[in-house]
Context: one part of a larger RNA
RNA sequence: UGACGGGGGCCCGCACAAGCGGUGGAGCAUGUGGUUUAAUUCGACGCAACGCGAAGAACCUUACCGGGGUUUGACAUCCUGCGAACCCCUUGGAAACAAGGGGGUGCCCUUCGGGGAGCGCAGAGACAGGUGGUGCAUGGUUGUCGUCAGCUCGUGUCGUGAGAUGUUGGGUUAAGUCCCGCAACGAGCGCAACCCCUACCUUUAGUUGCCAGCAGGUAAAGCUGGGCACUCUAAAGGGACUGCCGGUGACAAACCGGAGGAAGGUGGGGAUGACGUCAAAUCAUCAUGCCCCUUAUAUCCCGGGCUACACACGUGCUACAAUGGCCUGUACAGAGGGGUGCGAAGGGGUGACCCGGAGCCAAUCCCACAAAGCAGGUCUCAGUUCGGAUUGCAGGCUGCAACUCGCCUGCAUGAAGUCGGAAUCGCUAGUAAUCGCGGAUCAGCAUGCCGCGGUGAAUACGUUCCCGGGCCUUGUACA
Numbered sequence: 001u002g003a004c005g006g007g008g009g010c011c012c013g014c015a016c017a018a019g020c021g022g023u024g025g026a027g028c029a030u031g032u033g034g035u036u037u038a039a040u041u042c043g044a045c046g047c048a049a050c051g052c053g054a055a056g057a058a059c060c061u062u063a064c065c066g067g068g069g070u071u072u073g074a075c076a077u078c079c080u081g082c083g084a085a086c087c088c089c090u091u092g093g094a095a096a097c098a099a100g101g102g103g104g105u106g107c108c109c110u111u112c113g114g115g116g117a118g119c120g121c122a123g124a125g126a127c128a129g130g131u132g133g134u135g136c137a138u139g140g141u142u143g144u145c146g147u148c149a150g151c152u153c154g155u156g157u158c159g160u161g162a163g164a165u166g167u168u169g170g171g172u173u174a175a176g177u178c179c180c181g182c183a184a185c186g187a188g189c190g191c192a193a194c195c196c197c198u199a200c201c202u203u204u205a206g207u208u209g210c211c212a213g214c215a216g217g218u219a220a221a222g223c224u225g226g227g228c229a230c231u232c233u234a235a236a237g238g239g240a241c242u243g244c245c246g247g248u249g250a251c252a253a254a255c256c257g258g259a260g261g262a263a264g265g266u267g268g269g270g271a272u273g274a275c276g277u278c279a280a281a282u283c284a285u286c287a288u289g290c291c292c293c294u295u296a297u298a299u300c301c302c303g304g305g306c307u308a309c310a311c312a313c314g315u316g317c318u319a320c321a322a323u324g325g326c327c328u329g330u331a332c333a334g335a336g337g338g339g340u341g342c343g344a345a346g347g348g349g350u351g352a353c354c355c356g357g358a359g360c361c362a363a364u365c366c367c368a369c370a371a372a373g374c375a376g377g378u379c380u381c382a383g384u385u386c387g388g389a390u391u392g393c394a395g396g397c398u399g400c401a402a403c404u405c406g407c408c409u410g411c412a413u414g415a416a417g418u419c420g421g422a423a424u425c426g427c428u429a430g431u432a433a434u435c436g437c438g439g440a441u442c443a444g445c446a447u448g449c450c451g452c453g454g455u456g457a458a459u460a461c462g463u464u465c466c467c468g469g470g471c472c473u474u475g476u477a478c479a
Base pairs, nucleotide, nucleotide: 001479002478003476004475005474007473008472009471010470011469012468013467015463016462019427020426021425022424023423026318027317028316029315030314031313032312033311034309035308042053043052064304065303066302067301068300069299070298073127077126078125079123080122081121082120083119086103087102088101089100090099091098092097107116108115109114129293130292132291133290134289138287139286140282141281142280143278145276150189151188152187153186154185155184156165157164158163169180170179171178195270196269197268198267200238201237202236203235204234205233206232209228214225215224216223241264244258245257246256247255248254320420324379325378326377327376328375329374330373336367337366338365341360342359346355347354348353386417391412392411393410394409395408396407397406433455434454435453436452437451438450439449
């Protein structure tokens, strides 16, 4: 100087407390461990691994296993020879591939012999190739403490020195934020602000919106003329700064209350992550040193596996019902996506879906009926009209192909489950809870992920305690 303390003081955080809803019990989905296996590819392991890499494992992917093939190679550059490329057919084969046959001549230059580019085949060797090892050789990227308020430097001063001072102190703040004081005076990286979205207004602009005012028109309808007022859209501005008033305070910084205001004391949210810590993660995104393989640790193909199942754990979905289930009628979103795409009307089917193809390169058409809600009816506490697992049969869709191993529909079947031990998680407001909708990936496949809106709470006395963190101080046989 740090680190540590079941030392002290001060202060924060859904850290506790106060509340609301869960997990832990059930069934299923998914990940992991274990076990099994020819293989169940690899990585990730307290917080910070375990719906994680994977924003989509039937083939492919694919790295694993079995079998069948190849050896200058599936891919790059260079050399030689032949042939344009390319297309079609036959045989063997699971395919890769092997053997054979036929068609066919382009482009540039030309002395018409040929040469060249490109592509294919054969050959030789330089080389290719490796998701092989080492993240404890590395770059890059990322997690975490932590959006925590800290981490440092120059000069000066003090100390023999390590180092200290500044950065401590008194207040204050979300903040090393600001004020005051002070052997310090300044400065840098962080904080804040500058950026984006959202809440209010104005202007500009009207193939979305509007009978607002007029006319036409309908069973109804911005449907038509017409118009940008309103809504909206999307660009530019305005607006909030403790600016104003009162009080407290050191006359400071600031705090408390109030006015005005759409909004008030960082308005709400996002992006943004200091010096560093964990030899943290990643050699399988990529790059890369060294080591290793080179008729194989490379490469092609078919099939299988990654989907196994006495078990254990994590994360979720659906429930156990009556503020509920079912039936009928009826209302209101936002944000997205659409051209090898979205697909309307109409028709068929109980349905998944099929036929059909209008319109739309989309504020114009489509996906697209939002659901919870509201109104009416029914069920009457029961393993039930709760719950839907499991299984049987019959179908639909995608795709070369759904056996291993996809999703969906109908009929039948109806399991466990009556609110969950010890323990444990999230959340402070348009939040939790609850309800549906969209998107990426994607041929197909979502209870996951990323978004969107609808309905919409309860509670916070307080900081003694648990956990994590910041500042000062103290002890130390630790570095």